[in-house]
RNA sequence: AGAGUUUGAUCCUGGCUCAGGAUGAACGCUGGCGGCGUGCCUAACACAUGCAAGUCGAACGGAGAUUUGGCGCUGACGAGUGAAGUAGCUUGCUAUCGAACGAGUCUUGCCAAAACUUAGUGGCGGACGGGUGAGUAACGCGUGGACAACCUGGCCCAUACAGGGGGACAGCAGCUGGAAACGGCUGAUAAUACCGCAUAAGCGCACAACAGGACAUCCUGAAGUGUGAAAAGAUUUUAUCGGUAUGGGAUGGGUCCGCGUCCGAUUAGCCAGUUGGCGGGGUAACGGCCCACCAAAGCGACGAUCGGUAGCCGGCCUGAGAGGGCGGACGGCCACAUUGGGACUGAGACACGGCCCAGACUCCUACGGGAGGCAGCAGUGGGGGAUAUUGCACAAUGGGGGGAACCCUGAUGCAGCGACGCCGCGUGGGUGAAGAAGUAUUUCGGUACGUAAAGCCCUAUCAGCAGGGAAGAAGAAAUGACGGUACCUGACUAAGAAGCCCCGGCUAACUACGUGCCAGCAGCCGCGGUAAUACGUAGGGGGCAAGCGUUAUCCGGAUUUACUGGGUGUAAAGGGAGCGCAGACGGAAGAGCAAGUCUGAUGUGAAAUGCGGGGGCUCAACCCCUGAGUUGCAUUGGAAACUGUUAUUCUAGAGUGCAGGAGAGGUAAGUGGAAUUCCUAGUGUAGCGGUGAAAUGCGUAGAUAUUAGGAGGAACACCGGUGGCGAAGGCGGCUUACUGGACUGUAACUGACGUUGAGGCUCGAAAGCGUGGGGAGCAAACAGGAUUAGAUACCCUGGUAGUCCACGCCGUAAACGAUGAUCACUAGGUGUUGGGGACCAAAGGUCUUCGGCGCCGCAGCUAACGCAAUAAGUGAUCCACCUGGGGAGUACGUUCGCAAGAAUGAAACUCAAAGGAAUUGACGGGGACCCGCACAAGCGGUGGAGCAUGUGGUUUAAUUCGAAGCAACGCGAAGAACCUUACCAAGUCUUGACAUCUAACUGACAGAGAGGGUAAUGCCUCUUUUCUUCGGACAGUUAAGACAGGUGGUGCAUGGUUGUCGUCAGCUCGUGUCGUGAGGUGUUGGGUUAAGUCCCGCAACGAGCGCAACCCUUGCCUUUAGUAGCCAGCAGUAAGAUGGGAACUCUAAAGGGACUGCCAGGGAUAACCUGGAGGAAGGUGGGGAUGACGUCAAAUCAUCAUGCCCCUUAUGACUUGGGCUACACACGUGCUACAAUGGCGUAAACAAAGGGACGCGAAGGGGUGACCCGGAGCAAAUCCCAAAAAUAACGUCUCAGUUCGGACUGUAGUCUGCAACCCGACUACACGAAGCUGGAAUCGCUAGUAAUCGCAGAUCAGAAUGCUGCGGUGAAUACGUUCCCGGGUCUUGUACACACCGCCCGUCACACCAUGGGAGUAGGUAAUACCCGAAGUCCGUGACUUAACCGAAAGGAGAGAGCGGCCGAAGGUAGGACUUAUAACUGGGGUGAAGUCGUAACAAGGUAACC
Repeated sequence: AGAGUUUGAUCCUGGCUCAGGAUGAACGCUGGCGGCGUGCCUAACACAUGCAAGUCGAACGGAGAUUUGGCGCUGACGAGUGAAGUAGCUUGCUAUCGAACGAGUCUUGCCAAAACUUAGUGGCGGACGGGUGAGUAACGCGUGGACAACCUGGCCCAUACAGGGGGACAGCAGCUGGAAACGGCUGAUAAUACCGCAUAAGCGCACAACAGGACAUCCUGAAGUGUGAAAAGAUUUUAUCGGUAUGGGAUGGGUCCGCGUCCGAUUAGCCAGUUGGCGGGGUAACGGCCCACCAAAGCGACGAUCGGUAGCCGGCCUGAGAGGGCGGACGGCCACAUUGGGACUGAGACACGGCCCAGACUCCUACGGGAGGCAGCAGUGGGGGAUAUUGCACAAUGGGGGGAACCCUGAUGCAGCGACGCCGCGUGGGUGAAGAAGUAUUUCGGUACGUAAAGCCCUAUCAGCAGGGAAGAAGAAAUGACGGUACCUGACUAAGAAGCCCCGGCUAACUACGUGCCAGCAGCCGCGGUAAUACGUAGGGGGCAAGCGUUAUCCGGAUUUACUGGGUGUAAAGGGAGCGCAGACGGAAGAGCAAGUCUGAUGUGAAAUGCGGGGGCUCAACCCCUGAGUUGCAUUGGAAACUGUUAUUCUAGAGUGCAGGAGAGGUAAGUGGAAUUCCUAGUGUAGCGGUGAAAUGCGUAGAUAUUAGGAGGAACACCGGUGGCGAAGGCGGCUUACUGGACUGUAACUGACGUUGAGGCUCGAAAGCGUGGGGAGCAAACAGGAUUAGAUACCCUGGUAGUCCACGCCGUAAACGAUGAUCACUAGGUGUUGGGGACCAAAGGUCUUCGGCGCCGCAGCUAACGCAAUAAGUGAUCCACCUGGGGAGUACGUUCGCAAGAAUGAAACUCAAAGGAAUUGACGGGGACCCGCACAAGCGGUGGAGCAUGUGGUUUAAUUCGAAGCAACGCGAAGAACCUUACCAAGUCUUGACAUCUAACUGACAGAGAGGGUAAUGCCUCUUUUCUUCGGACAGUUAAGACAGGUGGUGCAUGGUUGUCGUCAGCUCGUGUCGUGAGGUGUUGGGUUAAGUCCCGCAACGAGCGCAACCCUUGCCUUUAGUAGCCAGCAGUAAGAUGGGAACUCUAAAGGGACUGCCAGGGAUAACCUGGAGGAAGGUGGGGAUGACGUCAAAUCAUCAUGCCCCUUAUGACUUGGGCUACACACGUGCUACAAUGGCGUAAACAAAGGGACGCGAAGGGGUGACCCGGAGCAAAUCCCAAAAAUAACGUCUCAGUUCGGACUGUAGUCUGCAACCCGACUACACGAAGCUGGAAUCGCUAGUAAUCGCAGAUCAGAAUGCUGCGGUGAAUACGUUCCCGGGUCUUGUACACACCGCCCGUCACACCAUGGGAGUAGGUAAUACCCGAAGUCCGUGACUUAACCGAAAGGAGAGAGCGGCCGAAGGUAGGACUUAUAACUGGGGUGAAGUCGUAACAAGGUAACC
């Protein structure tokens, strides 16, 4: 940085799409490690459970508990002492039981001390921290200011002080209510709780002389007067922490203001405390913040009000930037805490984990009543495509309380989960060719995966194991959740660690198979219908990589909303035109000011982010430091060119005056002739009228025609003109009246008075509407007649609204120059119109100037076309409008209108285009020119008959296949009885009828001949016949497989060949040149030609393939040569038979000849044409061969070749028979005729070109004949086929279905052949059909041609009316190019390019989709009015209650409850507004495969199209 996509191609316009980056993401496949971040975007949905705000005993009275001491006391245990009893016996010992005493221990009570705990009172903190983004379009936020209109706990500084009293209330005790929550009553009590008093002025308040200052109200200081207000102690004995008052600071807040802050005008008017004032109230403070009264203001097109959406910012993403999008994490501000309302406390709240009330919801309940609020951290349900642990710790940082220890802290620090993001690392490195195996592919040779693997050597990052082991801790010690973590070391093994997407183009990367418009893919273009690099799989390749793709969203590309940086003649887009308010912009001179502008300084622009530099984690991400920057706002000093502004002046812009001429400018009145129609009268008679042709219509009741008179309406011929006038629409006989504008001249006047112009106002063709007139002609609708398949049309005959006038509406047009207005500048030429000036030789001319209307043209512009002083050029100002096509100028809403309708003006949905200009073709029921047996002029046919032949159709076992307008149809087929033959039936064969290879065997097989047998091949038997260097060759048989074979498919996979346009004159290239380009030029033009043939001209100059010529043949001559051909002269014969001749004919070789060469005329002194001479031939002499680039997916896979597919005991091969020959019919091509220009008979004449050995076959003979016998001659200028026929002559027939015609049939034959039944040709005799010249239509032919007459050949055993050749006889006509057909060139139009067999429109029918209307129905939102009125502040208040103060008391002051009042949420009622969803039915719209009906448009689209 661009790319794809509209076209046959091009340029442009224009949309759609892609490549990039990003994300709090999600989904699919996959997944090794670590670091740093990050994680409910949806239901501000509901929440179980735990925790998240407490702390202070150094404020207080208690209570509890521990230890020690003392005292008292109950009980238990209990060392020790040990009475009595019992047993044994050694009789005083042992054993057992054990009363009593009992140190001590424990328990309990009281007191004291020490250390401790804490329910309550009290203090501080719960207004911070944490969460969320519902609301909010706002001073909410950002930025900069202001407060002389304010507050501020704790903190800091300063000054001063703390004297002396009083009365209560919790806790507690007793009684008592309740299920509970929670209370009630009585009684007692402490304080740093509460309340007086004293003290104090330097403090507050009120007044205030005076002084100073200022910013409008005012501020500061201050003598003085009056008045008011304090306190609290605690712990310890060092001191510390508190307390009160005042002033100041700091911090934090409050309020006000300037500027900025989304969309909608289909929201244009809004507002009633509303705007202001005065006076009050209230507040920390200003203020309608609130109240009473007064005034009627205030806001709004610079967008009020209303509706929708939204927390704002630092910043983040993107972008070159300007911009655009976003506001998650982090940071600042705001708002909120289940919904709504309210206040209390307090320095601070109208308070997330406080209170009261109301609503909804949830829970408990004994039914009486209570409790609750995760948008704190975890977690649960739900919603959702989707988002984590009911973790550890207060170690660090910070916060609250405390004197401190310390306590609390889901703030925070960490850990866990998630590839969610960014960053880093790894999955190994080296060597290794037998290029292994395998896989894929293949032209079968190979190639690729691929040094890849294996193998050998090496290393150890990560993970795993073992050992060691931090910093983070501050301040001497102690103190670490993270964590045995980071990190270090060692041993050990290549071991444990790669996927995802893509490969038609865009866009890097290709093959095979499968599939066969199926399955599927697809971001756009588009792939897929049998050879898919686009589907699926595989191999290979490309990209990225622990990720890769997809989806969603944003920016970019998109200069596709254009400030930077677009446009409006024809692509989307100039308002139909003018006037003009606001607005925007604005001439010259000097002067002032300084708002804009420029410049300097200052303040601010938080931190983080981003950028530069540096540093720390191994690097990076990340983090830290530092610098620059922060384009802005504000204050202030300066400058004065420009803009602005103030005053002064000027005349070039603009306007006025004066003098003129031009004009269909406008309005009104009057008036004129021609014409149409009608009426009356006359003349006059059968038609008129109309059309492509007709008919309807009019007319014998007298039309049309014609003459005269009259009526009425409308329009104004000629002049008349890209002439005039007007702003546009528009304006046309003549005259008059009134009136607008422009122009020319002059330079007297004004002195910038100008330009444009959103809204607004006015004008505005035709049609249409209303009222009233008028109505001749014309003429929607309508009627009739035609046309037509139809004809609600075009054509004709009629005909009503309307057209005309007056008045009033409508307000639109292809209202167009498809071109807004104004000003200035920028080569020329020419015409016309209205004026002026100068000059001259003056009915005129030349030059010049101003205004208008045209044409051509340079520069420049433009996509091109084109525009070009009347710009679409170069600049300036203002307005209007455009942003893909369709839906749609539609719907809804609103405004206007009597209506018709107009103006404004969407969306859903749908498409990848729609479009402009130009190019090349093709086409046209467009034009011009030209040619052709194309028409015309002629001659002869076809179409009618019979037959032949081919085709279709039908039939059939089969009737093999192909060819299909011209350009298939006597075509492939130059020849189907068998064969051919591909078809059918039946029967056989399976390595095969045919080719190659291998092995074995044989030397004969095969072939030929003969025989047998079969439907036939096959088969069986007999006879005959190889080479050899002895290896074999060759041939055959057998066996196995490779393979053969296929007239099976595809001519739309192909080669080759062919047809056709067309023997038409065209088709191209190189260089140059023109064009942005496709392309053009050349090749067009003027002539000419059969011809792109030639000449001339020309930005072309040349060249190629075609044309022509060269080739063959024919026509004349010459030379050469004379056999098999010839015979003039000589000889000679029946005979050129022979001698001879070489003249002629002829033959066959080489030449000549014709070239517009010569003459005349025309033409351009050309090419060339016309005529002539000469010549055998004259303008290409006649004929043939020769077929450009290309078109038709033309024909052929059945001539041949060939890719792919298919068959393989058959779709191959062989054999017999049948079929291709069928036959109600239709068509093509031919033959023979229909007769006298003839038929028949007789006897005569004249060719050319061919063929001949498996042949032609003579003479002679036989037969009526086909033919047979015969066999001379001939491989041919020698012999044969071979007779030419028409013709001429003579004779006959005499117009008939015939002496025409010969079909069909019968009989008998001939020939070929293995064989003529299906199914041959010919002969003879007999039979003797249709047919008497052919409808519509149609074919051939222009001279040796048509017509007519025969002859030959190929194929072939036989079998032509076909085909290919040959000669004989031998015409007619062509004025001419209007028309039909085909072609060529130029030009024109085009919406066609598959190219008119094109394209394409609308209704209807069917399916689907979105949408408008719709009787209504159901919700939602915000207001309004009224009712009710909780909590609560405020106000009032008789009775009631009441510790402190006063009072001796009574009582009072004050306070409270209660009650009342204003306001007041929710709720209720009502009528409207807006909005959403839905609805029978209904309207149009869009899309859809080959549906129906027509053919409207594109060509003159067949009636020019369009508005």

Predicted 3D model of a 1507-nucleotide RNA (small-subunit ribosomal RNA) from an uncultured rumen bacterium. Rfam family: Bacterial small subunit ribosomal RNA. Its family is annotated with ribosome and structural constituent of ribosome in the Gene Ontology.